Predicted 3D model of an 80-nucleotide RNA (c-di-GMP-I riboswitch aptamer) from a mouse gut metagenome. Model confidence (mean pLDDT): 85 of 100. Its Rfam family is "c-di-GMP-I riboswitch aptamer". Its family is annotated with cyclic-di-GMP binding in the Gene Ontology. RNAcentral holds the sequence, with entries from MGnify.
[in-house]
RNA sequence: UAAUAAGAGCAAACCGCUGGAAACGGCGGGACGCAAAGCCAUGGGGGCUAAAGCUUGACGCCACGCCAGCCCAGCUGCUA
Numbered sequence: 001u002a003a004u005a006a007g008a009g010c011a012a013a014c015c016g017c018u019g020g021a022a023a024c025g026g027c028g029g030g031a032c033g034c035a036a037a038g039c040c041a042u043g044g045g046g047g048c049u050a051a052a053g054c055u056u057g058a059c060g061c062c063a064c065g066c067c068a069g070c071c072c073a074g075c076u077g078c079u080a
Base pairs, nucleotide, nucleotide: 001080002079009034010033014029015028016027017026018025019024032069038075039074043072044071045070046067047066048065053061054060055058
C1' cells in the first nucleotide's frame, strides 16, 4: 500500500425469543456487505432516543441513555 490468490474472520436488512420508556442491546436463524465491519464512547467530531426533569404545554427543550456497519484519531491482527 491493498490488485490477484490462499487460509481464515465478521455479519446488514429481516424473522423468533429477550432486556429497555425509547433509541438501541443480548441470544438464535439469516447474509447486505466489510482489508480491520477487531478494540476504543474517559481522544475529537457527528447522529439517534427523551423515561425522569423543565417550560413557552408542543411531533418543544434536555443525556446521566444509545450508535464503533457515520467520520477522523489511537491500539492490535492475517496474507501479499